[in-house]
Context: one part of a larger RNA
């Protein structure tokens, strides 16, 4: 150490588990909520009324969550500037909300297709859509004064003109709706410094350098277009070429340093390949849209569906990596006025000794039996070990109680816990023993069989092969290969 293999395995905490095929994927679920915006439809009820819902509509889906393929800078890290800029939802603050229209989904009627779906006609609402009016005010021209700063120029203060808003809902409380300043957050852009190997890459480079005038943008900007000019970069390494997502940090080291960047928390990129844009405040949008590719499924052959680099889970690669598991009760986020409703975000359990830490495998006595191995046969060692005797009860596991994580007024526990009883001695391996290196005899084998990180054992007295006992080293591990210092 994200580990993989052998051989062993009792329990528990806290982590942690697809490194290989950014290969292909069967199922089920990961984003929806609002009936206090709408007209409506069912359902109970005699009724008032409740419920529930398909559709219009707002609001979210651009956040959560995944992978690291691309990317040596359009990316990261640090300081900075934006007198070139947005910012929905929140906060402070000012001024509004007058007055018509016309439609369309649902729905009813019919066509029409094998599906998906797709057309005609009838009719209807709204906080959906459009006209008109009102302009604190904002944009924009065009004077006037003033302050400021960092080149353009900014801020205020005031005059005239042009042009731009709104919707209601709710018994009430209240809540929404415009238009404007402010702030708060979140983002956009630019700069400077850093940021791997190659010279067996030395010259790149035509939208290229730069300017003018338009466009196009929230904004500057060859960002795009016309034109003009001929520049711009390079040995303080341009271009080519390989490699790589980057950083908080991680490992090891006395430190310099060297190697890495999984998990966790910022940023970036990417979502079957490529390309485009639409909608919004915010995308060029993982489960929205349209083209075009490859691949796949349905077909009634005309067509039409699909995108796990969400969480589970297949098969497939591979030495190798988990439950199609509970639950919104905690926390966070969407919607809701709330009640609540959704959330494989997320809080739990499940498997795996994967890993780090922790708890056990009994205590006390106990002639030193038998068996085994050695042996100078006297006698040594296993070894107080073991039977036995006596005692305990930690975990785990059953039963009952409580009700801690609940913190606030309601309500609320998936899952963990707390206490009390009850059982019952049941849970040890691994490697090594020639030097390095802690630990020694016998008995087979005879340069064979084998052994091994190195030196290097084995050819008849092998501590170095094999098997025994006995010993040493760690122990729910113990080895062994790989890989970093």
């Nucleotide at each position: 150490u994200g580990a993989a293999c052998g051989c062993u395995g009792u329990c528990g905490g806290c982590g942690u588990g697809a490194c290989u095929a950014a290969g292909a994927c069967a199922u089920g679920c990961a984003a929806g909520u609002c009936g206090u915006a709408c007209g409506g439809u069912g359902u109970a009820g005699c009724a008032a009324u409740a419920c529930a819902c398909a559709g219009u509509g707002g609001c979210g889906a651009a956040c959560g969550g995944g992978u690291g393929a691309g990317u040596a800078a359009u990316g990261a890290a640090u300081c900075g500037c934006u007198a070139a800029c947005g910012u929905a939802c929140c906060c402070c603050g000012g001024a509004c909300a007058c007055u018509g229209g016309g439609a369309u989904a649902g729905c009813c009627a019919g066509u029409u297709g094998a599906a998906a779906g797709a057309c005609u006609g009838g009719g209807u609402a709204a906080u959906a859509c459009c006209g008109g009016a009102u302009g604190a005010g904002a944009c924009c021209a065009c004077g006037a004064g003033a302050a400021g700063g960092c080149a353009u120029c900014u801020u205020c203060u005031u005059g005239u003109g042009c042009u731009c808003a709104a919707a209601g809902g709710g018994c009430a409380a209240c809540u929404g709706g415009u238009c404007u300043g402010g702030g708060a957050u979140c983002g956009g852009g630019c700069g400077a410094u850093u940021u791997c190997c190659u010279a067996u890459c030395a010259g790149c480079u035509a939208g290229u350098u730069g300017g003018u005038g338009a466009g196009g943008u929230a904004a500057c900007g060859g960002c795009u277009c016309a034109c003009c000019a001929a520049g711009g970069c390079u040995u303080c390494g341009a271009c080519g070429g390989g490699u790589a997502g980057c950083c908080g940090g991680a490992c090891u080291g006395a430190g310099a340093g060297g190697u890495c960047g999984g998990c966790c928390g910022g940023c970036c990129a990417c979502a079957u390949c490529g390309g485009g844009a639409c909608u919004g405040a915010g995308a060029c949008a993982c489960u929205g849209c349209c083209c075009g590719g490859a691949c796949u499924c349905c077909u009634a052959c005309g067509g039409g569906g699909g995108g796990c680099u969400g969480c589970a889970g297949u098969a497939a690669u591979g030495a190798a990596u988990c439950u199609u598991c509970c639950g919104c009760a905690a926390u966070g986020c969407a919607c809701g006025a709330a009640a609540g409703u959704g959330u494989g975000a997320c809080g739990g359990a499940g498997c795996g000794a994967c890993g780090c830490c922790g708890a056990g495998u009994g205590a006390a006595g106990g002639u030193u039996a038998a068996g085994u191995c050695c042996u100078u046969c006297g006698g040594g060692a296993u070894g107080u070990a073991a039977a036995c005797u006596u005692c305990u009860a930690a975990a785990a596991u059953c039963u009952g109680c409580u009700a801690g994580a609940a913190g606030g007024u309601u309500c609320u526990g998936a899952u963990c816990g707390g206490c009390a009883g009850a059982c019952u001695a049941u849970a040890a391996g691994g490697g090594g023993c020639g030097a390095c290196u802690a630990a020694c005899u016998c008995u087979g084998u005879g340069c064979c069989a084998g052994c091994a990180g190195u030196c290097g054992c084995g050819g008849u007295a092998a501590u170095a092969c094999a098997g025994a006992g006995g010993c040493c080293c760690c122990g729910a591990g113990c080895g062994u290969u790989a890989g970093g210092c």
Overview: This is a predicted structure of a 485-nucleotide part of an RNA (small-subunit ribosomal RNA, 5' domain) from an uncultured bacterium. Rfam family: Bacterial small subunit ribosomal RNA. RNAcentral holds the full RNA, with entries from Greengenes. Its mean pLDDT, the model's own confidence on a scale to 100, is 83.